[in-house]
RNA sequence: GCUUCAUUAGCUCAGCAGGUAGAGCAACGGGCUUUUAAUCCGUAGGCCGCGAGUUCGAGCCUCGCGUGAGGCA
Numbered sequence: 001g002c003u004u005c006a007u008u009a010g011c012u013c014a015g016c017a018g019g020u021a022g023a024g025c026a027a028c029g030g031g032c033u034u035u036u037a038a039u040c041c042g043u044a045g046g047c048c049g050c051g052a053g054u055u056c057g058a059g060c061c062u063c064g065c066g067u068g069a070g071g072c073a
Stems, first nucleotide, its partner, number of pairs: 001072007010025004019056001027043005049065005
């Protein structure tokens, strides 16, 4: 320098042919317990790395950039 993949909640990941986002763990509140842990119930939390384009509509498609990983040179 070229190329492939990834980029979504604090963390690990889903999200299927474009119709406005979910799970587990963690956090917070409560029940139970002498207390803690465990367990049960509930709550909050992300406009999807950044910018632009296409579209009535984009996490999803296109382009550029950033970051991480792999391959080639």

The RNA shown here (transfer RNA) has 73 nucleotides and comes from a Lachnospiraceae bacterium.
The source organism's lineage runs through Bacteria, Bacillota, Clostridia, Lachnospirales and Lachnospiraceae.
It was read from a public genome assembly.
The coordinates come from a structure-prediction model, not an experiment, and the mean pLDDT is 82.
It matches the Rfam family "tRNA". By type it is a transfer RNA.